The RNA shown here (c-di-GMP-I-GGC riboswitch aptamer) has 73 nucleotides and comes from a soil metagenome.
[in-house]
RNA sequence: CGACAAAGGCAAACCCGCCGUGAGGCGGGGGCGCAAAGCCACGGGUCCCACGAGGGAUAGCCGGGUUACCGAA
Numbered sequence: 001c002g003a004c005a006a007a008g009g010c011a012a013a014c015c016c017g018c019c020g021u022g023a024g025g026c027g028g029g030g031g032c033g034c035a036a037a038g039c040c041a042c043g044g045g046u047c048c049c050a051c052g053a054g055g056g057a058u059a060g061c062c063g064g065g066u067u068a069c070c071g072a073a
Stems, first nucleotide, its partner, number of pairs: 001071002009034002014029006032060001038066003042063003045058005
C1' cells in the first nucleotide's frame, strides 16, 4: 500500500430475552456492509440525563493513538 489471491474474522437494520431514566449496552437469531467494522473517549461532531456546574453514550461519524492476518500490483 490493498488483489477477480488464500485462510479466516467482524456483524448493520430488524426480531427475541435481559440491564439502563435515557442515549445505549449484553446474549441469541439475522447480514447491510467492513482491510483493521480489533482496542483506546485524547480532539471534534452527534445523541442522552440534568436543564446549573456537570455527568453519560457513540470507536460501524470524523481525526488521532496503538496492536494485528496475507503479500499480488